[in-house]
About this RNA:
The RNA shown here (Glycine riboswitch aptamer) has 108 nucleotides and comes from Novosphingobium flavum. Taxonomically the source falls in Novosphingobium (Bacteria, Pseudomonadati, Sphingomonadales, Sphingomonadaceae). The coordinates come from a structure-prediction model, not an experiment, and the mean pLDDT is 78.
This record gives sequence, C1' cells and structure tokens, in this order.
RNA sequence: CUGACCGCGCGGGAGAGUUCCGGCGAAUCGCCCCAACAGGUGAUGCGCCGGGCGCCGAAGGAGCAACCGCCCCGGAAUCUCUCAGGCAAAAGGACCGCACAGGGUCGA
Repeated sequence: CUGACCGCGCGGGAGAGUUCCGGCGAAUCGCCCCAACAGGUGAUGCGCCGGGCGCCGAAGGAGCAACCGCCCCGGAAUCUCUCAGGCAAAAGGACCGCACAGGGUCGA
C1' cells in the first nucleotide's frame, strides 16, 4: 500500500406448547369470624422454583459425507442427531448486506 480472513458497529433474519401438574410469595375479590384490627378459607391473575409430555433448529457441540487439498493424512455443510439451546414478547440467532485501512492475523 492493498488483497483475503477474523473482529467491532448498523440493518435484515426462520422454526416450534405464551402446554399440563405441583410448591412458594405478595396482590385483588368473595365468604366465615370480630365492635374493629387480626385470623381462617375459596377464586383470579402475576412472579419465582421444580417436575411431565409434545415439538423446533439457524448460537455452540457431535456424526456421515458430496467435494477439496500439501493426498502420510487433513479440511469440510444449510444434510443428520438433538447433549446444550429454543417453542407469546424481549433476548438470542446460522446466514446476507452496508460500513471501518481502521482492532488483529496472513499475503504481495
């Protein structure tokens, strides 16, 4: 100096139950009781935790392999598996686009 790769930033970005059960917490309402407070009980929604079944794949991970290479061997997916992750929203998200010579590596 600039090519490639990675990274940071911005934008786009799918699929599948906002399922069932239990426990705890405070809140609201009804009832019982009380002079009142307090207490007891039932229902509702919310939050957290635990468990069950079903399902999805595009973080990650694993397996096979077309293919590729420097062919001893190695690299390999959007395929397959579903350990992990996910199944309203949010977050995440393979991949794509834009931007930055700039943060890193390699190269001429």